[in-house]
Molecule: RNase P RNA; transfer RNA
Organism: Candidatus Bipolaricaulota bacterium
RNA sequence: GGAGAAGGCCAGGGGGCCGCAGGGGUUUUUACCCCUGAGGAAGGUCCGGACUCCGCAGGGCAGGCCGCUCGGGGAAACCCGAGGGGGAGCGAUCCCCGGAAAGUGCCACAGAAAACAGACCGCCAGCGGCCCUGCUUUAAGGCAGGGUGCGGGCAAGGGUGAAAAGGUGGGGUAAGAGCCCACCGCCGGGGCCGCGAGGUUCCCGGGCACGGCAAACCCCGGCCGGAGCAAGGCCAAAUAGGGAGGCGCUUGAGGCUGGCCCGGCCGAUGCCUCCGGGUGGGCCGCAAAGAGGAAUGGCCCCCUUAAACACAGAAUCCGGCCUAUGGCCCUCUCCCCCG
RNA sequence: GGGCGGAUAGCUCAGCUGGUAGAGCGCUCCCUUCACGGGGGAGAUGUCGGGGGUUCAAGUCCUCCUCCGCCCA
Numbered sequence: 001g002g003a004g005a006a007g008g009c010c011a012g013g014g015g016g017c018c019g020c021a022g023g024g025g026u027u028u029u030u031a032c033c034c035c036u037g038a039g040g041a042a043g044g045u046c047c048g049g050a051c052u053c054c055g056c057a058g059g060g061c062a063g064g065c066c067g068c069u070c071g072g073g074g075a076a077a078c079c080c081g082a083g084g085g086g087g088a089g090c091g092a093u094c095c096c097c098g099g100a101a102a103g104u105g106c107c108a109c110a111g112a113a114a115a116c117a118g119a120c121c122g123c124c125a126g127c128g129g130c131c132c133u134g135c136u137u138u139a140a141g142g143c144a145g146g147g148u149g150c151g152g153g154c155a156a157g158g159g160u161g162a163a164a165a166g167g168u169g170g171g172g173u174a175a176g177a178g179c180c181c182a183c184c185g186c187c188g189g190g191g192c193c194g195c196g197a198g199g200u201u202c203c204c205g206g207g208c209a210c211g212g213c214a215a216a217c218c219c220c221g222g223c224c225g226g227a228g229c230a231a232g233g234c235c236a237a238a239u240a241g242g243g244a245g246g247c248g249c250u251u252g253a254g255g256c257u258g259g260c261c262c263g264g265c266c267g268a269u270g271c272c273u274c275c276g277g278g279u280g281g282g283c284c285g286c287a288a289a290g291a292g293g294a295a296u297g298g299c300c301c302c303c304u305u306a307a308a309c310a311c312a313g314a315a316u317c318c319g320g321c322c323u324a325u326g327g328c329c330c331u332c333u334c335c336c337c338c339g
Numbered sequence: 340g341g342g343c344g345g346a347u348a349g350c351u352c353a354g355c356u357g358g359u360a361g362a363g364c365g366c367u368c369c370c371u372u373c374a375c376g377g378g379g380g381a382g383a384u385g386u387c388g389g390g391g392g393u394u395c396a397a398g399u400c401c402u403c404c405u406c407c408g409c410c411c412a
Base pairs, nucleotide, nucleotide: 001335002334003333004332005331007329008328009327010326012303013302014301015300016299017298018297020037021036022035023034024033025032026031039311043322044321046320047319048318049317050316051228052227053226054225058262059261060260061259063224064223065222066221067220068083069082070081071080072079073078084097085096086095087094088093098219099218103217104216105213106212107211120158121157122154123153124152129148130147131146132145133144134143135142136141166184167183168182169181170180171179185208186206187205188204189203190202191200192199193198232284233283234282235281242275243274244273245272246271247270254266255265256264340411341410342409343408344407345406346405349364350363351362352361358395366382367381368380369379370378371377388404389403390402391401392400
């Protein structure tokens, strides 16, 4: 100097002029004065809560979220620290995490065969048929060799694929093969270490069986009743319960927002659909920003400074996650150059 | 503000449990006609809205982003 990897912090302060919103004050009014006025993400609405209502939420099914271990924080989601296993990178470092020996399902194309493995080329000996050659024989036939065909043995090699059912070497065999042996790998058990996930250069056993996918169904463990401030409450306004059709009246339609069923409650001047008509205002919820068709802005100067830029604008309120975005500091890694 | 749904050929839409993406209309060319229409025949057409991930393999599964639409008192 270049390329990276972790972590932390900031994303202003003061003044002037013009302007906006809310609250308060002075004032008969006009008008004037004072105070307050966006973010680290206010965003996406992906999680978890507060709060409110519903039948205080009982049971079952369905559904959703979470998922290595230990410890800590937290209301929960989630976060932090230390560790375990696997993977990527030269490295700093980063990514992933229950179960595939409970069951079901899938694995296209290619390939002989894709999970109960399989046999295209190939290798192999034997047997019977046919053909050819040689020998023998009068001939039939016999013997030997070769070719071809059918059935058989094998799974080492070729080739296909994302994946081919342990690897290397030796023995063995007709040819081969964990068929047998040595080493490596794998699996199970015990011992030891660790709180644990797990580890093991220890011992024993097993020729080796169990391929991948659970962000496929599913299984295991834990948690979750549902809806959301347009929740919900109060006041006011309106009113004619008009017409048509359907369902039901205790053997009960329908309703009580739950996705469904059971259970529970309400239920007959009842309920649903269509046509037609009326009202659609205010307050609370709701705030030391605040709500309503919606303010929080613009210009200039100074200061601190690395810079005052970029992304971006609250809508009931919090805690997370994720996404967008300008910069600074510190630590670390790799490469190149110079001394 | 809150709750849902969708994006696939030029247009309207299929595509269930992952395996090389289709249908109708439209378009292009040819035949038929003096010509147009109509009819017949042949053919073309996709970064499956975008990025990342899971998987051997993604339109499909998971996640993030963009755009469009519906509902509520």